Source information:
This is a predicted structure of a 121-nucleotide RNA (FMN riboswitch aptamer (RFN element)) from a soil metagenome. It matches the Rfam family "FMN riboswitch aptamer (RFN element)". Gene Ontology term of the family: FMN binding. Rfam describes the family as follows. The RFN element is a highly conserved domain that is found frequently in the 5'-untranslated regions of prokaryotic mRNAs that encode for flavin mononucleotide (FMN) biosynthesis and transport proteins. RNAcentral holds the sequence, with entries from MGnify. Of the family's consensus pairs, 100% are formed in the model.
[in-house]
């Protein structure tokens, strides 16, 4: 180095209301890798958004690479050699279009990209 596969979970009850799986109470859910020790909230990457170059076919637009930009939340007590990772407790957070009414849970771009994982040569 070539290649194959694989690679993201959750609205169930009840209010209101003409209408809500979008509003309100309860409830549910956590991609990778890494770390003195099992992580949504440490640390870093990646999804989604933005721009800039280069090709495709001269300009918009778009497609494809490549490079850059942007990017959410945790505290308290316990144990221990060590834990923002584990036990206890109380918190907190979730792109972008849509949509009979505002969405981490429908719907849609996505039968898509992907971090990365395993496997064969």
């Nucleotide at each position: 180095g070539u290649u194959u596969c694989c690679g993201g979970g959750g609205c169930g009850g009840g209010g209101u209301g003409a209408g809500a799986u979008c509003c309100c109470c309860c409830a549910c859910c956590g991609g990778c890798g890494g770390u003195g020790a099992c992580a949504g909230u440490c640390c870093g990457c990646g999804a989604c958004c933005c721009c800039u170059c280069a090709c495709g076919a001269g300009c918009c637009a778009c497609g494809u690479g490549a490079g850059g930009g942007u990017u959410g939340a945790c505290c308290c007590g316990g144990u221990g050699a060590g834990a923002u990772c584990c036990c206890g407790g109380g918190a907190c957070c979730g792109a972008c279009c849509g949509u009979g009414a505002a969405a981490g849970u429908c719907g849609g771009g996505a039968u898509g990209g992907g971090a990365g994982g395993a496997g064969a040569c």